[in-house]
RNA sequence: UCCGACAAAGGCAAAUUCAUCGAAAGAUGAAGACGCAAAGCCUCAGGCCUAAACCGCAAGGCAUGGCAGCUGGGUUGCCGAAG
Repeated sequence: UCCGACAAAGGCAAAUUCAUCGAAAGAUGAAGACGCAAAGCCUCAGGCCUAAACCGCAAGGCAUGGCAGCUGGGUUGCCGAAG
C1' cells in the first nucleotide's frame, strides 16, 4: 500500500412518526434503527425522481430543482487480525 476479523474504540442512520421549509421531488430538526468501512465531503459522467417557470390547443415535453444510502469518478480520513 492493497485488503477488511463474529477484533477494539468510536461514528453514521433506512422505513416510519412529529414539526418546519418547498409547487413537487425532496431537505432540515427530533424520535427511531434497516443497514453501512467511507452511509465523510464534491453532481464531474451515466442513471433515477420531480415539473413551479417555460413550450404545447391538449395529451404531454423540458432542469435551471433534487437523490452522494444507484453506479462510476474526484478528494480527505479512524482502527489493524489474517493474507
The RNA shown here (c-di-GMP-I-GGC riboswitch aptamer) has 83 nucleotides and comes from a Bacillota bacterium. Taxonomically the source falls in Bacillota (Bacteria, Bacillati). Rfam family: c-di-GMP-I-GGC riboswitch aptamer. Its family is annotated with cyclic-di-GMP binding in the Gene Ontology. Model confidence (mean pLDDT): 91 of 100.